[in-house]
RNA sequence: UCGGGGGUAGCUCAGCGGUAGAGCAAUCGACUGUUAAUCGAUUGGCCGAGGGUUCGAACCCCUCCCCCCGAG
Numbered sequence: 001u002c003g004g005g006g007g008u009a010g011c012u013c014a015g016c017g018g019u020a021g022a023g024c025a026a027u028c029g030a031c032u033g034u035u036a037a038u039c040g041a042u043u044g045g046c047c048g049a050g051g052g053u054u055c056g057a058a059c060c061c062c063u064c065c066c067c068c069c070g071a072g
Base pairs, nucleotide, nucleotide: 001071002070003069004068005067006066007065010024011023012022013021018055026042027041028040029039030038048064049063050062051061052060
């Protein structure tokens, strides 16, 4: 430099055009003599950045940044 994959909650990842979810973690509560386990609830996102297309974009297009793999 070229090609491919990826960047979404604190962490691991879903979500293939129509109001962004799960598990774990955290907080609160139930249960228990206590802890753990289990159960319930709550909190937490301007979807890597900037533009474009569209009535509508995490999703499609362009540029850029970062990570991984390959080629040279």
A computed fold for a 72-nucleotide RNA from a Patescibacteria group bacterium, annotated as transfer RNA. The organism belongs to Bacteria candidate phyla, within Bacteria. It matches the Rfam family "tRNA". Rfam classes the family as a transfer RNA. Its mean pLDDT, the model's own confidence on a scale to 100, is 83.